[in-house]
Molecule: Bacterial RNase P class A
Organism: Gammaproteobacteria bacterium
RNA sequence: GGAGUCGACCAGGUAAUCGCUGUCCUCCGCCGUAAUCUGAAAGUAGCGGGAGAUGGAGGAAAGUCCGGGCUCCAAAGGACAGGGUGCCAGGUAACGCCUGGGGGGCGCGAGCCCACGGAAAGUGCCGCAGAAAAAAAACCGCCUCUAUGUGAGGUAAGGGUGAAAAGGUGCGGUAAGAGCGCACCGCGCAUCUGGUAACAGAUGUGGCAGGGUAAACCCCACUCGGAGCAAGACCAAAUAGGAACUCAUAUCGUGUGGUCCGCACGAGGGUUCGGGUAGGUCGCUAUAGGUGCUUGGCGACAAGCAUCACAGAUGAAUGAUUACCCAAGACAGAACCCGGCUUAUGGUCGACUCCCCUU
Numbered sequence: 001g002g003a004g005u006c007g008a009c010c011a012g013g014u015a016a017u018c019g020c021u022g023u024c025c026u027c028c029g030c031c032g033u034a035a036u037c038u039g040a041a042a043g044u045a046g047c048g049g050g051a052g053a054u055g056g057a058g059g060a061a062a063g064u065c066c067g068g069g070c071u072c073c074a075a076a077g078g079a080c081a082g083g084g085u086g087c088c089a090g091g092u093a094a095c096g097c098c099u100g101g102g103g104g105g106c107g108c109g110a111g112c113c114c115a116c117g118g119a120a121a122g123u124g125c126c127g128c129a130g131a132a133a134a135a136a137a138a139c140c141g142c143c144u145c146u147a148u149g150u151g152a153g154g155u156a157a158g159g160g161u162g163a164a165a166a167g168g169u170g171c172g173g174u175a176a177g178a179g180c181g182c183a184c185c186g187c188g189c190a191u192c193u194g195g196u197a198a199c200a201g202a203u204g205u206g207g208c209a210g211g212g213u214a215a216a217c218c219c220c221a222c223u224c225g226g227a228g229c230a231a232g233a234c235c236a237a238a239u240a241g242g243a244a245c246u247c248a249u250a251u252c253g254u255g256u257g258g259u260c261c262g263c264a265c266g267a268g269g270g271u272u273c274g275g276g277u278a279g280g281u282c283g284c285u286a287u288a289g290g291u292g293c294u295u296g297g298c299g300a301c302a303a304g305c306a307u308c309a310c311a312g313a314u315g316a317a318u319g320a321u322u323a324c325c326c327a328a329g330a331c332a333g334a335a336c337c338c339g340g341c342u343u344a345u346g347g348u349c350g351a352c353u354c355c356c357c358u359u
Base pairs, nucleotide, nucleotide: 001355002354003353004352005351006350007349008348009347010346012325013324014323015322016321017320018319020056021055022054023053024052026050027049028048029047030046037043058331062342063341065340066339067338068337069336070228071227072226073225077261078260079259080258082224083223084222085221086220087101088100089099090098091097102116103114104113105112106111117219118218122217123216124213125212126211139159140158141155142154143153144152145151167185168184169183170182171181172180186208187206188205189204190203191202192201193200194199232282233281234280235279242273243272244271245270246269247268252266253265254264255263287309289308290307291306292305293304294303295302296301
């Protein structure tokens, strides 16, 4: 100097003017105090205007892929089918997430990835090529015999086909070969050692159950109600406590994933037509919350102490202008909330790896 890998942080700032909106306090007006809020009583509702104080989108708010909190069905359950996850140990409210370890793979390396239980329970699949892809072998080749023209027998070491061909290398042996025998490696089994474990290592033994695929069916282990803030509760007002058809008669019907059993309730269930309302209040933000320090832990994280309150809109709020600064601002807007994952994206800083050149 170049090329990479991992991690952290920011997401324009400052000042002024005008504008929007939540909460609190105060004054005025309208209306009238229903739901709501605080609370012992009492007060408080709602809309608008003025002055003041204080707050106002994200690291992904996106995707809606997972897990929950919360609300309702709702008042007991069980089984089957079906779904989800899939090495081990931890973390967490929980998870398909995160941390650490084991094994496998990629990379020169820093590092990165894994849909990682079982192929000796069974079934299926591996096109074409090739002799042959599993109740599989002989095309070329090698060896022996022979009538020398052809044929018979043996073989799977060499060659060919293919992603993959009776485990690999070497030595012996053989007519020529072959785990046929031996040594080492591989594979199966047993025992011991280390480790919580996944696993790793050592020793012995067996010529050895031909390979891959379960992100194919399947087997095994663990696990799983549903619907969702347009959930749900309340207030005010209005209407038609409507009509028709059909099912069933307690051995029946209904009850928030499917089927069955069970349980509970019961003159109901289903379909179609028609009518009213579409206004408001709550839910709606103090939480598995943020930040700092200490202790424990390899770490994810946990505990203790202290401190802070950081959006609650409802056709949808945070914008515009001017001046200066700079790293010159990309992707992009909450709608019940939280923990993750995935995707989009500009810049700054730090550590580490490899290559080249110079000293």